[in-house]
Annotation:
Purine riboswitch aptamer from Candidatus Izemoplasma sp., 102 nucleotides, folded computationally. The prediction has a mean pLDDT of 78. It was read from a public genome assembly, where an Rfam model found it.
C1' cells in the first nucleotide's frame, strides 16, 4: 500500500406500510315490485341498471307539490370505495459507501 474475510460504526438511497392533493369511475343516479303514511304526513324492505372496477348507492337542509288521494318533485352540502400519478413521513430486514479494528 493492495486484496479478501468478519465485526463494528456513519451517512444516503430504494422497499412494506401510510397521509394529502389532482385525475379518473359515478351522476352517492335511474327503473320496477311489495309495503306505509296523509299538509304535526311524504315510511320501510327487495331486485334490476349504471363502473375497462371491488364496495357503495344514503344523511341533513331549503323550497316546492298533493285540499284528503295516491304519488312525491327541485335544489344546495357532504362522503365511502377501486385505479393511476406527484409530493411526503417511512418500521423491519436490504443494498452501497465512508471510517476502525483482528
Nucleotide at each position: 500500500u493492495u486484496g479478501u474475510a468478519c465485526a463494528a460504526u456513519a451517512a444516503a438511497g430504494a422497499u412494506a406500510a401510510u397521509a394529502u392533493u389532482c385525475a379518473u369511475a359515478u351522476a352517492u343516479u335511474u327503473c320496477c315490485g311489495a309495503u306505509g303514511a296523509u299538509a304535526u304526513g311524504g315510511u320501510u324492505c327487495g331486485g334490476a341498471c349504471g363502473u375497462u372496477u371491488c364496495u357503495a348507492c344514503c344523511u341533513c337542509a331549503a323550497c316546492g307539490c298533493c285540499u284528503u288521494a295516491a304519488a312525491u318533485g327541485u335544489u344546495g352540502a357532504g362522503a365511502c370505495u377501486a385505479u393511476g400519478a406527484a409530493u411526503g413521513u417511512g418500521a423491519u430486514g436490504u443494498u452501497u459507501u465512508u471510517u476502525u479494528g483482528u